[in-house]
RNA sequence: GCCGGGGUGGCGGAACUGGCAGACGCACAGGACUUAAAAUCCUGCGAUAAGUGAUUAUCGUACCGGUUCGAUUCCGGUCCUCGGCA
Numbered sequence: 001g002c003c004g005g006g007g008u009g010g011c012g013g014a015a016c017u018g019g020c021a022g023a024c025g026c027a028c029a030g031g032a033c034u035u036a037a038a039a040u041c042c043u044g045c046g047a048u049a050a051g052u053g054a055u056u057a058u059c060g061u062a063c064c065g066g067u068u069c070g071a072u073u074c075c076g077g078u079c080c081u082c083g084g085c086a
Base pairs, nucleotide, nucleotide: 001085002084003083004082005081006080007079010026011025012024019069028044029043030042031041032040046059047058048057049056050055062078063077064076065075066074
């Protein structure tokens, strides 16, 4: 230099026919149970802004653009990473 795979919450990892983004697991927080703990069960768990708060709004799939009513998904460019060829 060329070819191919991959990049999604704190971590792993789904969603490929374009149609609610974060399933499921781990970790973490609160609660139940217990004399107390472990285990188990229930609930919550991206960011920012507003609000005392419950909550609401907007944004969010490596980054920048494009196509489309609509993009994690399709197209172009860039970066990082893994593998192959030279």
This is a predicted structure of an 86-nucleotide RNA (transfer RNA) from Aliicoccus persicus. The sequence was found in a public genome assembly. The coordinates come from a structure-prediction model, not an experiment, and the mean pLDDT is 81. The source organism's lineage runs through Bacteria, Bacillati, Bacilli, Staphylococcaceae and Aliicoccus. Rfam family: tRNA. Rfam classes the family as a transfer RNA.